Notes: Glycine riboswitch aptamer from a Pseudomonadota bacterium, 105 nucleotides, folded computationally. Of the family's consensus pairs, 81% are formed in the model. Its mean pLDDT, the model's own confidence on a scale to 100, is 77. Its Rfam family is "Glycine riboswitch aptamer". Clan: Glycine riboswitch clan. The organism belongs to Pseudomonadota, within Bacteria.
[in-house]
């Protein structure tokens, strides 16, 4: 200096679902309100995070094709957490940029 791949911090872009006002109560706004915040109850969503499981691997027992234990996955599942008009925020994941590190010439 050029190239490649990997993973990570950062930046930009895209990014779903479920109560337009769910019910009740309290507070805020000079007052009102279908506005804002909080709490409780009911209903609902899955794509922050989190929990769980197959197969497989290993070990032990058995020796009737199995049983037990440990490790291990997700956009599956649970719904703890979070969320439920628009806007805003969040958002798994995807794309781009680009910094450092590694490898090769």
């Nucleotide at each position: 200096u050029g190239g490649a791949a990997c993973a990570c911090a950062a930046u930009c872009u895209g990014g779903a679902g479920a109560g337009c006002a769910g019910g009740c109560g309290c507070g805020g706004c000079a007052u009102c309100g279908a506005c804002c915040g909080c709490g409780c109850c009911c209903a609902c969503c899955g794509a922050a995070g989190g929990g769980g499981c197959a197969g497989c691997a290993u070990g032990c027992c058995a020796g009737g094709c199995g049983g037990c234990a440990u490790g291990u996955a997700a956009u599956c599942u649970c719904u703890c957490a979070g969320g439920u008009a628009c806007c805003a925020a969040g958002g798994a994941c995807a794309g781009a940029u680009g910094g450092g590190g590694u490898c090769c010439g």